[in-house]
RNA sequence: GCGCUGGACCGGAUGGUCGCUGUCUCGCCGUGAACGCCGGGUUUCCCGGGCCGCGCGGCGACGAGAGAGGAAAGUCCGAACUCCAGAGAGCAGUGUGCCGGAUAACGUCCGGGACGGCGACUUCAAGGUCGCUGGACGGAAAGUGCCACAGAGAACAUACCGCCACGGCUUCUGCCGGGGUAAGGGUGAAAAGGUGCGGUAAGAGCGCACCGCUCGCGCAGUAAUGCGCGAGGCAUGGCAAACCCCACACGGAGCAAGACCAAAUAGGGAAGGAAUGAGAUGGCAACAUCUCAUGCGUGCCGGCUCGGUGCGCCAAACUUCCGGGUAGGUCGCUUGAGCCCUCCAGCAAUGGACGGCCUAGAGGAAUGACCGUCAGCGGCGGCAACGCCGUACAGAAUUCGGCUUAUAGGUCCAGCGCCAAC
Numbered sequence: 001g002c003g004c005u006g007g008a009c010c011g012g013a014u015g016g017u018c019g020c021u022g023u024c025u026c027g028c029c030g031u032g033a034a035c036g037c038c039g040g041g042u043u044u045c046c047c048g049g050g051c052c053g054c055g056c057g058g059c060g061a062c063g064a065g066a067g068a069g070g071a072a073a074g075u076c077c078g079a080a081c082u083c084c085a086g087a088g089a090g091c092a093g094u095g096u097g098c099c100g101g102a103u104a105a106c107g108u109c110c111g112g113g114a115c116g117g118c119g120a121c122u123u124c125a126a127g128g129u130c131g132c133u134g135g136a137c138g139g140a141a142a143g144u145g146c147c148a149c150a151g152a153g154a155a156c157a158u159a160c161c162g163c164c165a166c167g168g169c170u171u172c173u174g175c176c177g178g179g180g181u182a183a184g185g186g187u188g189a190a191a192a193g194g195u196g197c198g199g200u201a202a203g204a205g206c207g208c209a210c211c212g213c214u215c216g217c218g219c220a221g222u223a224a225u226g227c228g229c230g231a232g233g234c235a236u237g238g239c240a241a242a243c244c245c246c247a248c249a250c251g252g253a254g255c256a257a258g259a260c261c262a263a264a265u266a267g268g269g270a271a272g273g274a275a276u277g278a279g280a281u282g283g284c285a286a287c288a289u290c291u292c293a294u295g296c297g298u299g300c301c302g303g304c305u306c307g308g309u310g311c312g313c314c315a316a317a318c319u320u321c322c323g324g325g326u327a328g329g330u331c332g333c334u335u336g337a338g339c340c341c342u343c344c345a346g347c348a349a350u351g352g353a354c355g356g357c358c359u360a361g362a363g364g365a366a367u368g369a370c371c372g373u374c375a376g377c378g379g380c381g382g383c384a385a386c387g388c389c390g391u392a393c394a395g396a397a398u399u400c401g402g403c404u405u406a407u408a409g410g411u412c413c414a415g416c417g418c419c420a421a422c
Base pairs, nucleotide, nucleotide: 001418002417003416004415005414006413007412008411009410010409012374013373014372015371016370017369018368020067021066023064024063025061026060027059028058029057030056031055032054037049038048039047040046041045069393073404074403076402077401078400079399080398081254082253083252084251093250094249095248096247097246098112099111100110101109102108113137115134116133117132118131119130120129121128122127138245139244143243144242145239146238147237160185161184162181163180164179166177167176168175169174193211194210195209196208197207198206212234213232214231215230216229217228218227219226220225258331259330260329261328268322269321270320271319272318275294276293277292278291279290280289281288282287295313296312297311298310299309300308301307302306338357339356340355342353343352344351345350376391377390378389379388380387381386
């Protein structure tokens, strides 16, 4: 210097004009209630006025200052907050799952372990060491179940080819028979320890050495686990993202949560709201029904200061009050597990201390548009100078911690490899 991998950060800059949404300040207008102030009275109080201040609302200001992200996204996990439900325990169900730590919490993060894959080195081989990398990584020695196709055989192992001795036949080279054999071939994702030597008729942990495995003991480590020694010829194939077993955790709904104020209209409840007299019938009576008259309320018609008519007077119209819900408004609502700098503890995640900062809070939903100048990158044209065009993914909606996905271009750091120079 180049390349790869991983991590952290940025993700246009600047100026002008016009707009949008909150906040603050100032001005004007409207409005509210008590105290104070002023005037009066029958003076612990009452009445009137509306100057100053305050609150609320509206309008205005070439007033001040602020205004999307690293993912605001997917809504996949975990919480805060709110409401609802809930004696306790168990069952069912769901989730998580090596060990230790971090954290408010987590399925997240950090460190470690074992295992798998790739590369390098080493070994006769099995294997070992180093580096990089992957993840639902408890239990298959509690039980049940499954293991397609192929293959002779897929879990109380298996004889298809091959190998071997024996018996029979024989054309002397083979065939047949009942056996032995898991070393070789073949099938398969998987064939019942591996390599080598011995051994054998041929073979086989049949015997031995090394490696692996199981059991026991010891040592190291907080632990997962590792190492060493001894014993055992080897038992226990795989699948739990099949049921299941073990351990641990777990109520539900979500800011359209929820709280407060509260109109019109309709509907609900309560109180008020016009009756009085006479007669007839029934009845012991109380009383009920009907008729008439006067009065009252209300509808309609004519008229203009009254009249007619229908209905009602156990009711309705109407009046007052109460309660619930809706529209609408306010709060929740952005000061928080907050951000930045420095230092300390820790391998790290992270925690602690000092100092500084306040950074959208809308609600059919603002955060924009246009014009210059400059920079980076890409494309096209041009010998060149340069010119033209393009500029990532995407946009808050109660708030945080994570994960996942999208992302033009750029900066820095670490590790590894290659090349060059000293």

RNAcentral holds the sequence, with entries from ENA. Predicted 3D model of a 422-nucleotide RNA (Bacterial RNase P class A) from Candidatus Angelobacter sp. It is recorded under the gene name rnpB. The coordinates come from a structure-prediction model, not an experiment, and the mean pLDDT is 75. It matches the Rfam family "Bacterial RNase P class A". About the family: Ribonuclease P (RNase P) is a ubiquitous endoribonuclease, found in archaea, bacteria and eukarya as well as chloroplasts and mitochondria. By type it is a ribozyme. NCBI's taxonomy places the organism under Bacteria, Pseudomonadati, Acidobacteriota, Terriglobia, Candidatus Angelobacter.